A computed fold for a 490-nucleotide part of an RNA from an uncultured prokaryote, annotated as small-subunit ribosomal RNA, 5' domain. The full RNA is in RNAcentral, with records from ENA. Rfam family: Bacterial small subunit ribosomal RNA.
Context: one part of a larger RNA
RNA sequence: GAUUGAACGCUGGCGGCAUGCUUAACACAUGCAAGUCGAACGGUAACAGGUCCUUCGGGAUGCUGACGAGUGGCGCACGGGUGAGUAACGCGUGGAUACCUAUCUAGAGGUGGGGGACAACAGUUGGAAACGACUGCUAAUACCGCAUAAGCCCUACGGGGGAAAGACCUUGCGCUAUUGGAGAAGCCUGCGUCGGAUUAGCUAGUUGGUGGGGUAAAGGCCCACCAAGGCGACGAUCCGUAGCUGGUCUGAGAGGAUGAUCAGCCACACUGGGACUGAGACACGGCCCAGACUCCUACGGGAGGCAGCAGUAGGGAGUAUUGGACAAUGGGCGCAAGCCUGAUCCAGCAAUGCCGCGUGUGUGAAGAAGGCCUGCGGGGGAGGAAAAGUUAGUCGUUAAUAACGGCUACCCCUAACGUUACCUACAGAAGAAGCACCGGCUAACUCCGUGCCAGCAGCCGCGGUAAUACGGAGGGUGCAAGCGUUAAUC
Numbered sequence: 001g002a003u004u005g006a007a008c009g010c011u012g013g014c015g016g017c018a019u020g021c022u023u024a025a026c027a028c029a030u031g032c033a034a035g036u037c038g039a040a041c042g043g044u045a046a047c048a049g050g051u052c053c054u055u056c057g058g059g060a061u062g063c064u065g066a067c068g069a070g071u072g073g074c075g076c077a078c079g080g081g082u083g084a085g086u087a088a089c090g091c092g093u094g095g096a097u098a099c100c101u102a103u104c105u106a107g108a109g110g111u112g113g114g115g116g117a118c119a120a121c122a123g124u125u126g127g128a129a130a131c132g133a134c135u136g137c138u139a140a141u142a143c144c145g146c147a148u149a150a151g152c153c154c155u156a157c158g159g160g161g162g163a164a165a166g167a168c169c170u171u172g173c174g175c176u177a178u179u180g181g182a183g184a185a186g187c188c189u190g191c192g193u194c195g196g197a198u199u200a201g202c203u204a205g206u207u208g209g210u211g212g213g214g215u216a217a218a219g220g221c222c223c224a225c226c227a228a229g230g231c232g233a234c235g236a237u238c239c240g241u242a243g244c245u246g247g248u249c250u251g252a253g254a255g256g257a258u259g260a261u262c263a264g265c266c267a268c269a270c271u272g273g274g275a276c277u278g279a280g281a282c283a284c285g286g287c288c289c290a291g292a293c294u295c296c297u298a299c300g301g302g303a304g305g306c307a308g309c310a311g312u313a314g315g316g317a318g319u320a321u322u323g324g325a326c327a328a329u330g331g332g333c334g335c336a337a338g339c340c341u342g343a344u345c346c347a348g349c350a351a352u353g354c355c356g357c358g359u360g361u362g363u364g365a366a367g368a369a370g371g372c373c374u375g376c377g378g379g380g381g382a383g384g385a386a387a388a389g390u391u392a393g394u395c396g397u398u399a400a401u402a403a404c405g406g407c408u409a410c411c412c413c414u415a416a417c418g419u420u421a422c423c424u425a426c427a428g429a430a431g432a433a434g435c436a437c438c439g440g441c442u443a444a445c446u447c448c449g450u451g452c453c454a455g456c457a458g459c460c461g462c463g464g465u466a467a468u469a470c471g472g473a474g475g476g477u478g479c480a481a482g483c484g485u486u487a488a489u490c
Stems, first nucleotide, its partner, number of pairs: 001490004006486005013357006019350002021315001027312002030310003035074003040071002043067002047065003050061004081268003090193006097186001101183001104181004109176003112146001114144002121136006152161003166173001194240003201231003206228008243265004247258004270291005293304004321347001323346003329343001330341004384417001389411001391409006434479005439460003445474005455462002
C1' cells in the first nucleotide's frame, strides 16, 4: 500500500447492488418446511346442490359437484442445511469396465382366461394414553396360479424357465417382455494433494493362490484349504492438523495465504449399530436396537430429535423477521383444472462492504421581508405476462369433418413486490458533516495551562518553567457519510 463474512470508539442524509453465528456438530418452546391423484378402487365423515317423504321440528337418498378416513400408484434418495468426521481413490485431473438404471426417448412383439384374500365398514372387547385384539362382509391398475413366448434367461445343446391392467368401439393414456439411446449412479486405476524422525520399523485376512459364497458388478468383500508373503529413509507405521476443488486475497511475476457468499464433488443428520422398502437409501422432517438428555403418565407404559425457514436460551468482541406470495423461475403429483412447495421470488433489520448522489450555487443594499392581488392546486403513464383458454384457418394423425397434437391470427385472463421504478407539475433553502492528525518518518503552527508531574508513543523518542511531541484553544492538513483503532493475510 492492498484486502476482510470483521469487531470496537466517535459520528451518521439518500439510493442501487451484494453480504450477514467465522464461537457451542450446545440445548431447543411455538408455527410452517412433502405431498398429490376420484381419469386405479370399495365408498360417503364434512360442505354445497338435486330428488323423495314430512307431524313443517326435520328425516331419507352418493343422484351430482366434490371428498375426511382407508386400499392402491407415483413422489418422499430431489430440493434445503451443516463441515463434526475424513490425509482417504475423499477431492482434482486423465484413463478403464466386470456392472445397474424408475421416469424420458427410438425400434420391434404381446395385452388371453381364472382364483382367493386384506383394509375401510359393522359388531364385541383391552388400555390413562400411545396403540391394539377377535369375529363377520367387500373392491381394485393390490395379491396369486393357468395359458402363450418373436426376442429374453439357464443348459450337459436333449431340453427347461419366466409376463401383463384396465366393461364395449375409435383415438389417447396405460400395463408386460425385450433391444438401443440420453442422462444419472457403482466399482477399478496412473499422477497430484499439510506438518512432525524428539514417531523406524509396520502387518495374520496380513500378501498371494485354488475352490466356493456373496453382490447389479471385478475383488480377502467373506469363508475353507495351501504357500509365506506384503509395505518402508522415494518416509511405511504412529502423532497432530484439515472437508477437497473451480476460485478468493495479495504480488510486476514467480510465489505466499486462504477455501464466507456462488458452482461441482464428498461426508454427516442427538450418539453408536443394523437392516427393511425401493430403479435408487443402509434414508435430515422412515423403521428397529442400545445409550445420554427432555417431556407425558392412572406407574402398567409411552413420546421426541431445528447441522430446513423464522424464532428462544446459552457461548461470544460479534452476525437479522416467529414477514408476504406462489405473480415469475424450477420441483412433486395429476389428462387437466389445480393442489403442495420457508426451493425460489420479494419485503423487513444492519454504513457490514462496493458504487453513485446530496448536504447548496450565484448575485448582492435593490423599498427587503410581511401584507394584498394574480397564478398553481393539473396532465401523462409503463415493464417484469408468457403460456394456458375461446374462436377461425391450416398441417399431422385417423375410417373420420370426432378426439388429440403442431403452426398462424384475433380476442380474453393472471403481479406478492406495490403507497414500486420512472416521467411530469407544484412547494420550500426548506431535511442532511463528521473523524483523525499537525516533532521527524508524513501533508499540516502558534498561544495558554502543566512543570520528569499529569500524560503521549507505530519507531526514533517528548515532558525537570517560554513543550510546534502532554491537555485546551485558535489556525491548518488529510479523508469524507464516514473517519480512526484493534485483529488477520500478502